The RNA shown here (small-subunit ribosomal RNA) has 1455 nucleotides and comes from an uncultured rumen bacterium. Its mean pLDDT, the model's own confidence on a scale to 100, is 82. Its Rfam family is "Bacterial small subunit ribosomal RNA".

RNA sequence: AGGAUGAACGCUAGCUACAGGCUUAACACAUGCAAGUCGAGGGGCAGCAUGACGAGAGCUUGCUCUUGUUGAUGGCGACCGGCGCACGGGUGCGUAACGCGUAUCCAACCUUCCCCCUGCCAGGGAACAGCCCGUUGAAAGACGGAUUAAUGCCCUAUGUUGUGCGAAGAUGGCAUCAGAUUUGCACGAAAGAUUUUAUCGGCAUGGGAUGGGGAUGCGUAGGAUUAGGUAGUCGGCGGGGUAACGGCCCACCGAGCCGUCGAUCCUUAGGGGUUCUGAGAGGAAGGUCCCCCACACUGGUACUGAGACACGGACCAGACUCCUACGGGAGGCAGCAGUGAGGAAUAUUGGUCAAUGGGCGGAAGCCUGAACCAGCCAAGUAGCGUGCAGGAUGACGGCCCUAUGGGUUGUAAACUGCUUUUAUAGGGGGGUAAAGUGAGGUAUGGAUACCUUUUUGCAUGUACCCUAUGAAUAAGGACCGGCUAAUUCCGUGCCAGCAGCCGCGGUAAUACGGAAGGUCCGGGCGUUAUCCGGAUUUAUUGGGUUUAAAGGGAGCGUAGGCUGGAUGCUAAGCGUGACGUGAAAUGCCGUGGCUCAACCAUGGCACUGCGUCGCGAACUGGUGUUCUUGAGUAUGCAGGAGGCAGGCGGAAUUCGUGGUGUAGCGGUGAAAUGCUUAGAUAUCACGAGGAACUCCGAUUGCGAAGGCAGCUUGCUGCUGCUUUACUGACGCUGAAGCUCGAAGGCGCGGGUAUCGAACAGGAUUAGAUACCCUGGUAGUCCGCGCGGUAAACGAUGGAUGCCCGCUGUUUGCCAUUUAUUGGUGAGCGGCCAAGCGAAAGCGUUAAGCAUCCCACCUGGGGAGUACGCCGGCAACGGUGAAACUCAAAGGAAUUGACGGGGGCCCGCACAAGCGGAGGAACAUGUGGUUUAAUUCGAUGAUACGCGAGGAACCUUACCCGGGCUUGAACUGCAGCAGAACGAUUCAGAGAUGAUGAGGUCCUUCGGGACUGCUGUGGAGGUGCUGCAUGGUUGUCGUCAGCUCGUGCCGUGAGGUGUCGGCUUAAGUGCCAUAACGAGCGCAACCCCUUUCCAUAGUUGCCAUCAGGUUAUGCUGGGCACUCUGUGGAUACUGCCGCCGCAAGGUGGAGGAGGGUGGGGAUGACGUCAAAUCAGCACGGCCCUUACGUCCGGGGCUACACACGUGUUACAAUGGGCGGUACAGCGAGUUGGUGUCUGGUGACAGUCAUCUAAUCCUGAAAGCCGUUCCCAGUUCGGAUCGGGGUCUGCAACCCGACCCCGUGAAGCUGGAUUCGCUAGUAAUCGCGCAUCAGCCAUGGCGCGGUGAAUACGUUCCCGGGCCUUGUACACACCGCCCGUCAAGCCAUGAAAGCCGGGGGCGCCUGAAGUCCGUGACCGCGAGGGUCGGCCUAGGGUGAAACCGGUGAUUGGGGCU
Repeated sequence: AGGAUGAACGCUAGCUACAGGCUUAACACAUGCAAGUCGAGGGGCAGCAUGACGAGAGCUUGCUCUUGUUGAUGGCGACCGGCGCACGGGUGCGUAACGCGUAUCCAACCUUCCCCCUGCCAGGGAACAGCCCGUUGAAAGACGGAUUAAUGCCCUAUGUUGUGCGAAGAUGGCAUCAGAUUUGCACGAAAGAUUUUAUCGGCAUGGGAUGGGGAUGCGUAGGAUUAGGUAGUCGGCGGGGUAACGGCCCACCGAGCCGUCGAUCCUUAGGGGUUCUGAGAGGAAGGUCCCCCACACUGGUACUGAGACACGGACCAGACUCCUACGGGAGGCAGCAGUGAGGAAUAUUGGUCAAUGGGCGGAAGCCUGAACCAGCCAAGUAGCGUGCAGGAUGACGGCCCUAUGGGUUGUAAACUGCUUUUAUAGGGGGGUAAAGUGAGGUAUGGAUACCUUUUUGCAUGUACCCUAUGAAUAAGGACCGGCUAAUUCCGUGCCAGCAGCCGCGGUAAUACGGAAGGUCCGGGCGUUAUCCGGAUUUAUUGGGUUUAAAGGGAGCGUAGGCUGGAUGCUAAGCGUGACGUGAAAUGCCGUGGCUCAACCAUGGCACUGCGUCGCGAACUGGUGUUCUUGAGUAUGCAGGAGGCAGGCGGAAUUCGUGGUGUAGCGGUGAAAUGCUUAGAUAUCACGAGGAACUCCGAUUGCGAAGGCAGCUUGCUGCUGCUUUACUGACGCUGAAGCUCGAAGGCGCGGGUAUCGAACAGGAUUAGAUACCCUGGUAGUCCGCGCGGUAAACGAUGGAUGCCCGCUGUUUGCCAUUUAUUGGUGAGCGGCCAAGCGAAAGCGUUAAGCAUCCCACCUGGGGAGUACGCCGGCAACGGUGAAACUCAAAGGAAUUGACGGGGGCCCGCACAAGCGGAGGAACAUGUGGUUUAAUUCGAUGAUACGCGAGGAACCUUACCCGGGCUUGAACUGCAGCAGAACGAUUCAGAGAUGAUGAGGUCCUUCGGGACUGCUGUGGAGGUGCUGCAUGGUUGUCGUCAGCUCGUGCCGUGAGGUGUCGGCUUAAGUGCCAUAACGAGCGCAACCCCUUUCCAUAGUUGCCAUCAGGUUAUGCUGGGCACUCUGUGGAUACUGCCGCCGCAAGGUGGAGGAGGGUGGGGAUGACGUCAAAUCAGCACGGCCCUUACGUCCGGGGCUACACACGUGUUACAAUGGGCGGUACAGCGAGUUGGUGUCUGGUGACAGUCAUCUAAUCCUGAAAGCCGUUCCCAGUUCGGAUCGGGGUCUGCAACCCGACCCCGUGAAGCUGGAUUCGCUAGUAAUCGCGCAUCAGCCAUGGCGCGGUGAAUACGUUCCCGGGCCUUGUACACACCGCCCGUCAAGCCAUGAAAGCCGGGGGCGCCUGAAGUCCGUGACCGCGAGGGUCGGCCUAGGGUGAAACCGGUGAUUGGGGCU
């Protein structure tokens, strides 16, 4: 995700039917209505109507009106009386209860009206209302007097029957008992009415029906942080009371009764039929409808009555509201409407008694907010509609994509045809009335039935039907990241916002907002709340406890639970049949009625339950008998650090005394504190005292666990084995309870050698309340008590049975093949099959398969905390929450990464060396600062002589100023004009503008090329984003790794291969191997170099031959050599010795070269969101008279400072001067140079040579000689002054070079740090690119001279492989703990304060029942009065419980 609701809220809304509508304040109520009726019970007569009589008026002269009398008539306010008002209707406060449900019982009961049977209705009497008269009060009302009727009341009579008592007593029953029938005594009835012959009543008794009352079994919430409760309490006897039983009430007697199978107390709650959900079992709920209960402002009480302790009755008390003349009164919507309030929230102050039902009545009828209808509300369920068909230029528009053709909205629209449910208008139209009333009639004994006629309809002229009109009147809501069906664009830029969970948003958001499109549902759709489901996530069905939460520390044992074989009886459980009940409605199925459906009617089934009576006997239970295998006892043997108490022993430590002996000892990483010349340590002897028991000693033994170790004695517990003798289920487990229980701790008393919390000192350290050292008190030891916890662990409760094996060991017994033996028990271990398990693992000692019992668990944190209670001397222990907060916490395993883990290995990584940097000056780059600008980028290694392989202008991107706007460059189209071009001159800083001498293109005559102008479409941007990208690059690292296919293993992540052994520079090979192969890397193939061969010889070379020169391959010639090209060869651990299984290693020979010979190119999968949008390309964004472009000038060159990279030095292995020797790479005509001349020189001039194996090109260090003599110097050359040379349009900012002069710092550089392992370092010069010139000391190359050192891998850095730990995975620059600081939140404690419900004691005590009562009233019955008991309420007191609040304070959570 689903279903449901008495719902609410948001958006939207056409109709019909059916059902529903204060869940909150049992809060308060204005107003109207909701219970009356009977005149056929009665007296009467206020009002109305009629009649009669009288009077008066109008006057039509017999009519109308007014008025009076009259109860005469219809009828009837109020009154007496009867019946009803106890029903119907409302609500759910209280109640955890015989309240409800179900079953049973009442031989312990009542029942108006109704039905049936029997019998009766006689005679009298006195009152009281009303009416009348009066008193009083504001009113409500009250009081007094007189008179009066009845179906009101009273007396007497009769009395079938009844009741009470007495006697006899068939019969029945579970007990007390009941009792037909007969009989005696006593008691007790009645009402009439109307009409006139029939009704309605009245009384008594019995029966029935209906309705009630009572009792009992079972079922019916939560809390034990509520464990004891109870005095009328439990029972008895006797009374009272009641319709009736009963401590219901009372007197007396007894001491019981309830409770861990949960009493009492607290909290919550009406119960059921049923409703929702669920596969079911269950879970949740109890609105509408039906049944029962309770209540009627709150509490109490009774009266009347058949029935009430009474919703629209009474009395009292209380609170509240209202009236009042202040004296006193009135009231009760939880009836129907309605109002206020509360609340997210729930309707009209409607119509009618036509029907159904109720009350009264003989009836007509009256009453009925019950009921039936209507109104309001999408608040639910069901049905219908909002149109149907055609229609492609696939229209316009929108939106997005695109390959520019198109796609999508979309047959959707327009348009054409059709239909008319609904709507509107008009017309028709039956039924709810089968019934009843009145009148008449027929049948009949009557009641009743039938016929004729009359009359009764709120809703309603409604449902339904017909006609007309016209697509006409009618569609929205939510969603579109995953879960979850459905995606794109724009806007926004961690903002605004979304969000059920995960999470989205920081400039390309399918997640926010809008749009387009899509999906789902549709008169609704979403959201919120609640319930069930999913959730086997409380597990009865149907879970777990080694490590995820969870086995009690261990035993004994009470209750309880469970319990071996055989057999008999029983029938409680169990099974089955029948009967009764399980209300109706509801549910399911069938049938029928509303046009269908929902809905309704009807029939059947179901209602899984309870009770009764049979039958059955396997199982469970009960009971009897019996058995031996479970359990126990006994005999014998064996075992052991099992326990308790006593005795004894040696070694060692320490101390004491004495001896020897002398300067240190002790201790540590190193030291110090400490001890010691007053003689320590060391050593010898003797002595003292306490504690612990070396070796044996072992995954050894014993014990329930904790635990137990010198030897020995005593006492004592246990276990195993063998034999079978005895008992005969005596057993297992075990909530409570009791006992034991390491170390540490506590109390009292001893003891104290060692060790040693606290404490002191010394060290270490940033600190060091620690680790280390020197001391040292409690304690450690003993006795007696307390405490009761541990990672009390096998993190694994106990018992019993079953299920493959191998092996070691302890201890019994048996056997013989006498052994390293076999069998059989009981223990202690190891490895495994099956099986189990999430896996790790367990595996006859189970974590396997089963049974029984106990204990415990239910997300993490808060928290084993708080409060309460229990225990304790205390410390503390046991029991044990919640608020709040998080979306995880956790287990096992995997791959990485990491480790101040381990193993193996490598690298100029260290070490061993050589030379540097860091100090100085200068050059250069960077930071910083400054500036109009000092353009931008690069920033640990992997930026910093880097982009830049060359900034005076240009470059140039920056700044200032001056210009241009289709633009500086490129291009399409259109139009116009003109060749293009343009010397010169002028203005200007220049761009630019003006001037314009000159120049006059090609052509097929259409035009074209080129240029300018205008317009237009592109332009242009070194503007932003390297975190949108391509490409390229750096680095790890030239490190040896990174993967794949198939197979196999694992639930899976993943592993194996790639591990192991040996080896290598190497994942290089070999061997082994559930792996076998393969790919990218390594290596090789490529280039340079080293040796040789072949070939080709010019510009190279010159051995031989010839010529020539002062000299030179200078010339002829030659290609032998060198050399230069090209092509080959060689090196492979091939050979030998040794080691090794092999791979290979090591040594040697040979060889130019020896073990990849040296160097280069070559850079795996990937890492660092590494670098670059300014080299280039490119998405998106931004600018468009400027962020584009042109020009002049300036800047990039600044300068208190800091850093990097370099150069030159500090000197004698040197400086100066003179002489002299030997390279290679490479470039060169705008060039490289030579000769000669000039100049000290840079350089200039002239001639010559080289388009290059030809020239440049005779390098420097070196070597030879000379000088300097250790100094700021003949070192060093910065800086500065002067004069020049060259390049260039131009050397001021800002070039290089030359000459003369000046002559700074610097005397080898702190911490620290860099490079290098051989032709290397060091040192010496040469060349090239860029380039007019050059800030080049830089970069890239070239050759010359040419070392030292490597023991080795402990350490530093980096890396590789294996392994191990992990709480890390952004991967140790990780994660994360606690205090403190700040904010917020909930909570504990707290001096107190406030409130609540309940109980108890005392005082007071209304109404009222009951009891008692001489005086008063009454003829009397009786009343009154007064008193008493009980009680609501009130007051008061002490205590317990619960809640709120509280300065301050404690910890906790979030940020």